A computed fold for a 99-nucleotide RNA from a Bacillota bacterium, annotated as TPP riboswitch aptamer (THI element).
The sequence was found by an Rfam model in a public genome assembly.
NCBI's taxonomy places the organism under Bacteria, Bacillati, Bacillota.
RNA sequence: GUAAGGCGCUAGGGGUGCCGAACAGGCUGAGAGGCGGGAACGCCGACCCUGGAACUCGAUCUGGGUAAUGCCAGCGGGAGGAAGUGCCAUUGAGACAGG
Numbered sequence: 001g002u003a004a005g006g007c008g009c010u011a012g013g014g015g016u017g018c019c020g021a022a023c024a025g026g027c028u029g030a031g032a033g034g035c036g037g038g039a040a041c042g043c044c045g046a047c048c049c050u051g052g053a054a055c056u057c058g059a060u061c062u063g064g065g066u067a068a069u070g071c072c073a074g075c076g077g078g079a080g081g082a083a084g085u086g087c088c089a090u091u092g093a094g095a096c097a098g099g
Base pairs, nucleotide, nucleotide: 001096002095005088006087007086008085009084010083011050012049013048014047017027018026019025033044034043035042036041055080056079057078061074062073063072064071
């Protein structure tokens, strides 16, 4: 300064990319991890999200940029997408952003 929600518990949803001969390492990020598997996928951990930009579709998309990549922006007042409860607040505490 913004703004109406914030925190706890339980339950649930989600992604895990690019470069490097390989390892090591590097880039962005809250998070790019471990184990099993030929793969699909499954389990666990961390992180994020649960009334919605977590995440998915569009997308082998468009523009910019990079060693490269959803790296940035558009798409997006588009479509989907996972909740119960307790406490606190609604005088500005907390949360978020900047210095």